[in-house]
Context: one part of a larger RNA
Molecule: small-subunit ribosomal RNA, 5' domain
Organism: uncultured prokaryote
C1' cells in the first nucleotide's frame, strides 16, 4: 500500500447493488417449512346447499358441487441447513467397468384372459387420565392372491460364426424349464404388463496430486495372496471354510496433532504466499451411538426400532419430544437482522385439468458491514466589515470572497398530480397433424406497489464530519503545564520561552465517512 463475513470510538443527508452467529454441532417456548389425486376405490362425519322425485312436512331417495378420516397411487432420497467427523479414492484430475443399477421421461415391439380370498373405513362392544389399544360383525378397489397365455427376457443342456498373443469374450441356431398385467372417465384419451434401446441420475475400480510432526521407526492375523462357497445391482477378504506366509515401510509405514475438498478469493511484476464466508460442484452429518424396514433410489433432517443423555405431561399405571429448515428465545460473545408479505414470476411435488401445496424462491423490513453513485448549492461580491488569533502594537498580518449583500438554479427535500416494465401463458375456442405437437383467436392473472419513474409548485431552503500538523509524513504559531500531567507505530518528547503534553487560532489529508484494533499478502 492492498484486502476484510470484521469489531470499537466520534460522526451521519439520500439512492442502487451486494453481504449479515466467524463464538456453544449449546438448549429450545410458539407458528409455519410436504403434500397431492374423487378421472383407482368403499364410502360420505361436519359445514354450505342447487336441481329432481317422494312425503305422514320431521324427513327420505337420486344427482351435481364441496369435503374430515381410512384404503390405494405418486411424492416425501428433491429442495433447504450445517461443517461435527474425515489426511480418505474424501476431493481434484485423467481413465476404466467384457463387473453394474436407473422411478418419472422417451423410441420400438408384443400383450392385457379366467377366477378367488381378505382387510381398513363404517357399525357394535370393551380397556385407558392420556397417548393409544383390543374384540366382534360387515364391505370395495388400479390393494392382495391363484390359474392361463410367453419371447429378442432369465436359467440349464447344447452349439460354436467372429475377435484376441493368451487366460478368454462369445453371434446365429436347437431342446427344456421359469416369470406378466388394471382399470378409469366427460369416449377422447389417460393409465397397466413384458422386453430391447435412448436419455438422465447413480454405484464400483484404477493412475497421479492433496497439511504438520522422526523429541512418532517399525507396523499388520481377515492381516497379504490362493482355492471353494456365500453375499451384492455389481467386482472384491465384502463374509466364511481350508491352504500358503505374506502385505506396508526412510520416495516416511504406523502413531500423534490439525483440517471438510475443489471452482475460486486476497495479495504479488511474477514465482509464490495466505485463504475456502457469500455463489456453484462434490463429500459428510441431522440430540449421542447402533440397526434395519419400505422403496427405482435411503441405511432416510421435519419415517421406524433399540440403547443412552436431556426436557416435558401424568390420574404414578404409563406416555411425548429432537430448529445444523424460516422467523424467533435463552445462553455464549467484541460481534451478526423480522416470530413480515406473496405464490405475481422462476423452479419443484401431485393432478387429465381447474387447481392445491411450496419459509425453495420472489419481495419487503433492520444494519454506513462493504462497493458504486449523488447531494450538502452556483455566479458576482473589498471600505478586505465585525469578532477571533498573531504581532515589531496610533499600525500591520491572518481567518478571507469567506460572511453580509445582489443575481441565479432546484439535483435532493416537502406537497400535489400522473404512473410502469417485470405477463409469457397454461386452461378455453378454431384450424392443421398418423402421433407427438404446432399455428391462430380472444379472455384472465402483480406480493413488491400507487413502488420505480415523470410532471408541477415552494424555497438556499432539509444535509459535514473525522484524524493529523517533531522526523519518517502533507501541514505552525500563541497560551497553559514544568521529567508533573501526559504523548508514543519507530526514533523519541516533557526538569520555565515544548512546532512532540492540554487548549486555542491557523493549516494538511480524507470525506458520509474518518480514525483505532485484529487478521492475511
Nucleotide at each position: 500500500g492492498g484486502a476484510u463475513g470484521a469489531a470499537c470510538g466520534c460522526u451521519a443527508g439520500c439512492g442502487g447493488c451486494a453481504g449479515g452467529c466467524c463464538u456453544a454441532a449449546u438448549a429450545c417456548a410458539u407458528g409455519c417449512a410436504a403434500g397431492u389425486c374423487g378421472a383407482a376405490c368403499g364410502g360420505u362425519a361436519a359445514c354450505a346447499u342447487g336441481a329432481c322425485a317422494u312425503u305422514u312436512c320431521g324427513g327420505u331417495g337420486u344427482u351435481g358441487a364441496u369435503g374430515a378420516a381410512c384404503c390405494g397411487g405418486c411424492g416425501c432420497a428433491c429442495g433447504g441447513g450445517u461443517g461435527c467427523g474425515u489426511a480418505a479414492c474424501g476431493c481434484g484430475u485423467a481413465u476404466g467397468c467384457a463387473a453394474c443399477c436407473u422411478a418419472c421421461c422417451u423410441u420400438a415391439u408384443a400383450c392385457a384372459u379366467a377366477g378367488g380370498a381378505a382387510u381398513a373405513g363404517c357399525c357394535c362392544g370393551a380397556a385407558g387420565a392420556a397417548a393409544u389399544u383390543c374384540g366382534g360383525a360387515u364391505u370395495a378397489a388400479u390393494a392382495c392372491c391363484u390359474g392361463a397365455u410367453a419371447g429378442u427376457a432369465u436359467c440349464a443342456u447344447u452349439a460354436g460364426a467372429a475377435g484376441g498373443c493368451a487366460u478368454c469374450u462369445g453371434a446365429a441356431g436347437a431342446u427344456g424349464a421359469u416369470u406378466a398385467a388394471a382399470g378409469a372417465u366427460u369416449u377422447a384419451u389417460c393409465g397397466g404388463u413384458a422386453u430391447a434401446g435412448g436419455a438422465u441420475g447413480g454405484g464400483c475400480a484404477u493412475g497421479c496430486g492433496u497439511a504438520a510432526g522422526a523429541u512418532u521407526a517399525g507396523u499388520u492375523a481377515g492381516u497379504u495372496g490362493g482355492u471353494g462357497a456365500g453375499g451384492u445391482a455389481a467386482c472384491g477378504g465384502c463374509u466364511c471354510a481350508c491352504c500358503a506366509a505374506g502385505g506396508c515401510u526412510a520416495c516416511g509405514a504406523u502413531c500423534u496433532u490439525u483440517a471438510g475438498g475443489g471452482g475460486g478469493u486476497c495479495u504479488g511484476a511474477g514465482a509464490g504466499g495466505a485463504u475456502g464466508g457469500u455463489c456453484c460442484c462434490c463429500c459428510a452429518c441431522a440430540c449421542u451411538g447402533g440397526c434395519a424396514c419400505u422403496g427405482a433410489g435411503a441405511u432416510a433432517c421435519g419415517g421406524g426400532c433399540c440403547a443412552g443423555a436431556c426436557u416435558c405431561c401424568u390420574a404414578c399405571g404409563g406416555g411425548a419430544g429432537g430448529c445444523a429448515g424460516c422467523a424467533g428465545u435463552a445462553g455464549g460473545g467484541a460481534a451478526u437482522a423480522u416470530u413480515g408479505g406473496g405464490c405475481a414470476a422462476u423452479g419443484g411435488g401431485c393432478g387429465a385439468a381447474a387447481g392445491c401445496c411450496u419459509g425453495a424462491c420472489c419481495c419487503a423490513g433492520c444494519c454506513a458491514u462493504g462497493c458504486c453513485g449523488c447531494g450538502u448549492g452556483a455566479a458576482g461580491g473589498a471600505u478586505g466589515a465585525a469578532g477571533g488569533c498573531c504581532u515589531u502594537c496610533u499600525g500591520g498580518g491572518u481567518u478571507g470572497u469567506a460572511a453580509a449583500c445582489u443575481u441565479c438554479u432546484u439535483u435532493u427535500a416537502u406537497a400535489c398530480a400522473g404512473g410502469a416494465a417485470g405477463a409469457a401463458a397454461a386452461a378455453g375456442g378454431u384450424c392443421a397433424u398418423g402421433c407427438g405437437u404446432g399455428a391462430c383467436c380472444a379472455a384472465u392473472u402483480g406480493a413488491c406497489g400507487g413502488u420505480a419513474c415523470u410532471g408541477u409548485a415552494u424555497g438556499a431552503a432539509u444535509a459535514a464530519g473525522c484524524a493529523c500538523c517533531g522526523g519518517c509524513u502533507a501541514a505552525c504559531u500563541c497560551c497553559g503545564u514544568g521529567c508533573c500531567a501526559g504523548c508514543a507505530g519507530c526514533c523519541g518528547c516533557g526538569g520555565u520561552a515544548a512546532u512532540a503534553c492540554g487548549g486555542a487560532g491557523g493549516g494538511u489529508g480524507c470525506a458520509a465517512g474518518c480514525g483505532u484494533u485484529g487478521u492475511c499478502c